[in-house]
């Protein structure tokens, strides 16, 4: 330099066949439970869907470019 894959909550990931309020687990906070804690139960907060632009009535999802990481080729 070329090709491919990945980037979504603090962390690990799903969703990518365009339309639902953007979700799960874990972590965090509060409450219940307990003599206290752990475990368990209930509730809650937390997101520029890497960034920018385009297509569309509508984009996490499609297209283009850029950035970061990984793999392969030269």
């Nucleotide at each position: 330099g070329c090709g491919c894959c990945u980037g979504u909550a603090g962390c690990u990931c799903a969703g990518c066949u365009g339309g639902a309020u953007a979700g799960a687990g874990u972590a965090c906070u509060g409450c219940c439970c307990u003599c206290c804690g752990a475990a368990g139960g209930c509730a809650g907060g937390g997101g520029u869907c890497a960034c920018a632009g385009g297509u569309u009535c509508g984009a996490a999802u499609c297209c283009u470019g850029u950035c970061a990481g990984g793999c392969g080729c030269g």